This is a predicted structure of a 173-nucleotide RNA (Lysine riboswitch aptamer). The model forms 100% of the base pairs in the Rfam consensus.

RNA sequence: AGCAGGGAUAGAGGUUGCGCGGGUUAAGAGUACCAUGCCGGAUGUUGCAGGAACAGAGGAAGGUCUGGGAAAGGAACGAGCGCCGAAAGAGAGGAAUACUGCAGUUUCUUUCUUGGGCAUGUGCCGAACAGGUUCAUGACUGUCAUCUGAGUGGAUGGAGAGCUAUCGUGUGA
Numbered sequence: 001a002g003c004a005g006g007g008a009u010a011g012a013g014g015u016u017g018c019g020c021g022g023g024u025u026a027a028g029a030g031u032a033c034c035a036u037g038c039c040g041g042a043u044g045u046u047g048c049a050g051g052a053a054c055a056g057a058g059g060a061a062g063g064u065c066u067g068g069g070a071a072a073g074g075a076a077c078g079a080g081c082g083c084c085g086a087a088a089g090a091g092a093g094g095a096a097u098a099c100u101g102c103a104g105u106u107u108c109u110u111u112c113u114u115g116g117g118c119a120u121g122u123g124c125c126g127a128a129c130a131g132g133u134u135c136a137u138g139a140c141u142g143u144c145a146u147c148u149g150a151g152u153g154g155a156u157g158g159a160g161a162g163c164u165a166u167c168g169u170g171u172g173a
Stems, first nucleotide, its partner, number of pairs: 002171003007167005014084001017083004023077003033068003037064003043055003047102004087114011115141002118138004123133003143158006
């Protein structure tokens, strides 16, 4: 020199790179809910089942007229902040959600998958013709390897456990 899926520090990717909380806007929605009246006539208590407790013939649920009238999860926008496994998704387990079981949601731990965004189709989530996401396909883009070409390009393939730069460590004739 080379080798090691070895270590440390810094850095690059961009047709919206990624995330975070807050703001504004639309949607949710003239919905839930509240009040008065009327109908109703025995159940009701925010996913389902059960128990307990409570409300209920001094009228439950439900419906309807009128008058009031939200919020959450999800989205968009522009600014700020933190960043470049940024982060996202899936599986398993723990905790919380009044009690028990199941489901859902939130959160934590762990394993796996994905280089990145875009478009189309598909299934799922979702109030949604918004948006998100799995998978497939397509072109694009960054990067590395091999081949090719010599005006910096083209072809094929790979994956972030990657790539670039610098410096240690081990090995090494």